This is a predicted structure of a 74-nucleotide RNA (transfer RNA) from a soil metagenome.
[in-house]
């Protein structure tokens, strides 16, 4: 150098263009004599710039990053 594929919440993963979820972990409150369990309830994300569109996590395009295959040209 070429080609595919991945990025969303602390991890782990959804989400055919139309309010961004879940589990688990965190906080809180109730539940106990206390803890654990369990209810309830709170907070947290679209890799970065652009484009197309009424509307982009999603579709195009560029640019970094990660895996993986291929190639060893110049």
């Nucleotide at each position: 150098g070429c080609c595919g594929a991945g990025a969303u919440a602390g991890c782990u993963c959804a989400a055919c263009g139309g309010u961004a979820g879940a589990g688990c972990a965190u906080c809180a409150a109730c539940u106990u004599c206390g803890u654990a369990u369990g209810u309830u309830g709170a907070a947290g994300a679209c890799g970065a710039a652009g484009g197309u569109u009424c509307a982009a996590u999603u579709c195009c395009u560029u640019c970094a990053c990660u895996c993986g295959g291929c190639u060893c040209c110049a």
Its mean pLDDT, the model's own confidence on a scale to 100, is 81.
Rfam family: tRNA. About the family: Transfer RNA (tRNA) molecules are approximately 80 nucleotides in length.